[in-house]
RNA sequence: CCCUGCGGGAGAGAUCGUCCUGGCCUUUCUGGGAAGGCUUGGACGACGCCGAAGGAGCAACGGGCCCCCGGAAACUCUCAGGCAGAAAGGACCGUAGGGGA
Numbered sequence: 001c002c003c004u005g006c007g008g009g010a011g012a013g014a015u016c017g018u019c020c021u022g023g024c025c026u027u028u029c030u031g032g033g034a035a036g037g038c039u040u041g042g043a044c045g046a047c048g049c050c051g052a053a054g055g056a057g058c059a060a061c062g063g064g065c066c067c068c069c070g071g072a073a074a075c076u077c078u079c080a081g082g083c084a085g086a087a088a089g090g091a092c093c094g095u096a097g098g099g100g101a
Stems, first nucleotide, its partner, number of pairs: 001099008013047001015046006022039007048083003054079001055077003061070003
């Protein structure tokens, strides 16, 4: 440094609109429909927000002496990802085993 097991592990929308699907309720009518309301889930869009998969940027410094190349992070960006809780994911940390230099 890499792999595996175990333990820990943050932030930010229960936002709005349209559509689809399922469930429940009310009215009408009762043959099934019609209208309205609430809601689980999903798709798309809008606005706001978060940084800890991944990705991108660079300071010292080094090379070259053209202002180009190399150049870290938990910093910066927010492309990707994410934004109730739980679950999942999760940089990173600890621990055990294995492998490599």
Molecule: Glycine riboswitch aptamer
Organism: marine sediment metagenome